[in-house]
RNA sequence: ACCUUAUCAAGAGUGACGGAGGGUUCAGGCCCUGUGAAGUCCGGCAACCUGCCGACGUAUGGACGCAUACGCGGGCAAGGUGCCAAUUCCUGCGGCAUAAGCCGAGAGAUGAGGG
Numbered sequence: 001a002c003c004u005u006a007u008c009a010a011g012a013g014u015g016a017c018g019g020a021g022g023g024u025u026c027a028g029g030c031c032c033u034g035u036g037a038a039g040u041c042c043g044g045c046a047a048c049c050u051g052c053c054g055a056c057g058u059a060u061g062g063a064c065g066c067a068u069a070c071g072c073g074g075g076c077a078a079g080g081u082g083c084c085a086a087u088u089c090c091u092g093c094g095g096c097a098u099a100a101g102c103c104g105a106g107a108g109a110u111g112a113g114g115g
Base pairs, nucleotide, nucleotide: 002114003113004112005111006110007109008108013042015041016040017039021032022031023030026092027091028090029089043084044083045082048080049079050077051076052075053074056071057070058069059068060067061066088107093104094103095102096101
């Protein structure tokens, strides 16, 4: 590369440097941007993994006070990631609907596990 799985409507800057693009890719839209894009640093958000602490359940052991392991949900922290315009900015495929629109799939992103 690829596979499995969970989530994707919330949240996050009047900072410094930088100096023209950006919203992943194709197409079509619609937007952001010299009132400063990308990028870097600082800052922040969140809580997937992680750490700690109670409650509960199961198993094992026990000196019958409990201990250990695992699981589940809760709280706290923020070590590993991630993220910080617009629903993943919207549409592209399918279903429902007169339509506006709604639902789903696909694709993508991120985490965790596998490989």
About this RNA: SAM riboswitch aptamer (S box leader), 115 nucleotides, folded computationally. The coordinates come from a structure-prediction model, not an experiment, and the mean pLDDT is 79. The sequence was found by an Rfam model in a public genome assembly. Rfam family: SAM riboswitch aptamer (S box leader). Its family is annotated with regulation of gene expression in the Gene Ontology.